[in-house]
Context: one part of a larger RNA
RNA sequence: GAAUGAACGUUGGCGGCAUGGAUUAGGCAUGCAAGUCGAGCGAGAAGUGUUUUUUGCUUGCAUUAAACACGGACAGCGGCGCAAGGGAGAGUAACACGUAGUUACGUGCCCCAGGGUCCGGAAUAGCUGUGGGAAACUACAGGUAAUGCCGGAUAAUAUCCCCGGAUCAAAGGUGUGAUUCCGCCCUGGGAGCGGACUGCGUCCUACUAGCUUGUUGGUGGGGUAACGGCCUACCAAGGCGACGAUGGGUACCGGGUGUGAGAGCAUGACCCGGCUCACUGGGACUGAGACACUGCCCAGACACCUACGGGUGGCUGCAGUCGAGAAUCUUCGGCAAUGAGCGCAAGCUUGACCGAGCGACGCCGCGUGCGGGAUGAAGGCCUUCGGGUUGUAAACCGCGAAAGUUGGGAGGAAGGCUCCGUGAAGAGCGGAGCUUGACCUAUCUUCAGUAAGGACGGGCUAAGUUCGUGCCAGCAGCCGCGGUAAUACGAACCGUCCAAACGUUAUUC
Repeated sequence: GAAUGAACGUUGGCGGCAUGGAUUAGGCAUGCAAGUCGAGCGAGAAGUGUUUUUUGCUUGCAUUAAACACGGACAGCGGCGCAAGGGAGAGUAACACGUAGUUACGUGCCCCAGGGUCCGGAAUAGCUGUGGGAAACUACAGGUAAUGCCGGAUAAUAUCCCCGGAUCAAAGGUGUGAUUCCGCCCUGGGAGCGGACUGCGUCCUACUAGCUUGUUGGUGGGGUAACGGCCUACCAAGGCGACGAUGGGUACCGGGUGUGAGAGCAUGACCCGGCUCACUGGGACUGAGACACUGCCCAGACACCUACGGGUGGCUGCAGUCGAGAAUCUUCGGCAAUGAGCGCAAGCUUGACCGAGCGACGCCGCGUGCGGGAUGAAGGCCUUCGGGUUGUAAACCGCGAAAGUUGGGAGGAAGGCUCCGUGAAGAGCGGAGCUUGACCUAUCUUCAGUAAGGACGGGCUAAGUUCGUGCCAGCAGCCGCGGUAAUACGAACCGUCCAAACGUUAUUC
């Protein structure tokens, strides 16, 4: 000098873009953060309408009940999603990451292609009834549906095979005058994604020198989507190591970032890719995919509820709270945009995201006025007492950019719905109408006239005088100042530098 996720002191007008729990991976009240589909299924509350009936009377209204139609809440079965998105860096010195390769694999949704979608059955939730329990929840009986479950048929370019053969599937729904549309099953290919394997590289320590028994290799078997000591039985005795094994310490890794002329050194916040974790430890289930942050089971610690019998919970999601700390924000608005899930769609959901709020934490931009104005006013300071300086600075006169205020206002909007035309078509294209903005604002207009400090002035280092103090009080980055004339302490005036900031501290080059 440059830099920072900074902090502290003094000061503080506005805006844009970024950024903000680095310490206790410490504990958490409360709300929200993953739903959706009625075009898979049964059932169906409230409500509305019509008809009949009952009662009251104001005689065409109210009311009771029933039937039919519409309607469709909550809950349930079923499907897909919940393995994404979001957070954190505890662990990890490792095939974790980076890079270059390898092959023995899997794949829901999507795209392309071939073929199929036949005939039956038994349950169960919801529901009804009877119970238990403080609650969480739960027992028994009856009965019901499906794109839920099961059996049979069919069976190849699929699977197995002793090459003779054997084996394996499905589900329907919507709509029409109608072939529509959305699905389901088997198989092959693709895309994208994922799981494995190999070489090389990746911090400190020798006051850590030997380490290893599933250990190193083989054979048979098991297991996996798949290779393999991945596991197991037997056999052999190997494997690694001063080119640092093993042990210990520290640490997510990379793209990058900071600095530097570069080489390098330091670093890994935000953003992007990968990995790992989800109260601590272990385990599997479901599924295309997890050994699963807001799923399950067991154990543990902690906390909460309890009728003491027993239960419940997991913010390293968004806000917020306590604690610790020098230190890090709102219990905000919206799904309008972009994206995601579900759905034929309309749409619903989305603390992802888009926005607003707070903080000079950073970078950048703008403003705090402009023109005129000498009796060089008053006041301050200095003085050789003549004057000098503050200083055109102020007062005073004229004008009006930024922010504020009032009222308008494009744009961020692409889409969606309805209708018309074209068309074989409900596809596509064209046209018309209606409609969607949380938040922000260009620009025009009305009023009014609001905003400068901090550090420094002995040398390094730009900028000095007076007074006070008297080795005291104090200053200080280094050299060093202060013991009676201190340009170095404190104050005043003046000046210098930077400026909505200026200094200090910490850290890196």
The part of an RNA shown here (small-subunit ribosomal RNA, 5' domain) has 509 nucleotides and comes from an uncultured prokaryote.